[in-house]
RNA sequence: UCAAUCCUUCAGGGCAGGGUGUGAUUCCCUACCGGCGGUGAUGCUGCUGGAUCUGGCUGAGUAUAGCCGAUUCUGACGCUUAGUCCGCUACCCGAUUCGUAUGAGCUUCAUACGGACGGUGGACCCGGUGCAAUUCCGGGACCGACAGUAUAGUCUGGAUGGAAGAAGGAGAGA
Repeated sequence: UCAAUCCUUCAGGGCAGGGUGUGAUUCCCUACCGGCGGUGAUGCUGCUGGAUCUGGCUGAGUAUAGCCGAUUCUGACGCUUAGUCCGCUACCCGAUUCGUAUGAGCUUCAUACGGACGGUGGACCCGGUGCAAUUCCGGGACCGACAGUAUAGUCUGGAUGGAAGAAGGAGAGA
């Protein structure tokens, strides 16, 4: 330095204002929000390098060097940059599989819960720049699990849960 494995902590934001109505943060006008990893022509910094200076210091003494500073150019492997691209989580489903519990008519079957595995699962265009952009800039759009309830991305609930992952620590071994 790499690293099997283990542990700890952390890991989601948002209806202000108005209309209708017996009733709506659910409808209508308007407002607001954007999980994780990747890519990223973005932005910032500036290691190295270049140029300039009637700048400073040292050296040399017919040689034209060295160091430092300032300005400027370039410019990262650093930081940053997509809700709509690629992949994933939560959520939902399973006739697959395993475990546990309960019951029965007990080589098995049924139900419930949990794990694994599998599946489903939303949304972008136009213009500009340019070799190159669904990522940059400008403009206009669009999307958002399940249950409850006057129809919900934003309320309440499962959830003091789970998790993509992030950070830190330990570390067999190489």

This is a predicted structure of a 174-nucleotide RNA (FMN riboswitch aptamer (RFN element)). Rfam family: FMN riboswitch aptamer (RFN element). From the family's description: The RFN element is a highly conserved domain that is found frequently in the 5'-untranslated regions of prokaryotic mRNAs that encode for flavin mononucleotide (FMN) biosynthesis and transport proteins. The sequence was found by an Rfam model in a public genome assembly. Model confidence (mean pLDDT): 77 of 100.